Overview: Predicted 3D model of a 110-nucleotide RNA (Glycine riboswitch aptamer) from Carboxydothermus islandicus. Taxonomically the source falls in Carboxydothermus (Bacteria, Bacillati, Thermoanaerobacterales, Thermoanaerobacteraceae). Rfam family: Glycine riboswitch aptamer. The literature on the family includes a 2004 paper in Science by Mandal et al., "A glycine-dependent riboswitch that uses cooperative binding to control gene expression". The sequence was found by an Rfam model in a public genome assembly.

[in-house]
RNA sequence: AUGAAGGCAGCAGGAGAGACCCGGUUUUUCGGGCGCCGAAGGAGUAAGCCUUUAAAGUUAUGCUUUGCUUUAAAGGUGAAACUCUCAGGCAAAAGGACUGUUGCCGGACG
Numbered sequence: 001a002u003g004a005a006g007g008c009a010g011c012a013g014g015a016g017a018g019a020c021c022c023g024g025u026u027u028u029u030c031g032g033g034c035g036c037c038g039a040a041g042g043a044g045u046a047a048g049c050c051u052u053u054a055a056a057g058u059u060a061u062g063c064u065u066u067g068c069u070u071u072a073a074a075g076g077u078g079a080a081a082c083u084c085u086c087a088g089g090c091a092a093a094a095g096g097a098c099u100g101u102u103g104c105c106g107g108a109c110g
Stems, first nucleotide, its partner, number of pairs: 006105008018034001020033005035090003041086001042084003048077011
């Protein structure tokens, strides 16, 4: 000099599903009821890996122990845009995973 992972911020794009019914309320909104959505957040989970136990086989071997392999069971770890629908959402607004771009932090690599 170059500036990875990761983090923060600005800008742009950004789906789905009842402006449902009843009562109060000027709107916003509150309470109840029924029906839905998945892309804030949250939760669950496959293969694989690890550990324990049991059985069988195998090397050395007189025997035992140990190591390795296979099988079974139990536990742990383990991803999502999959699943759940707790939360959130179902006119507009707001929000919105994710994508692009700009700037800052950072400092892998050289």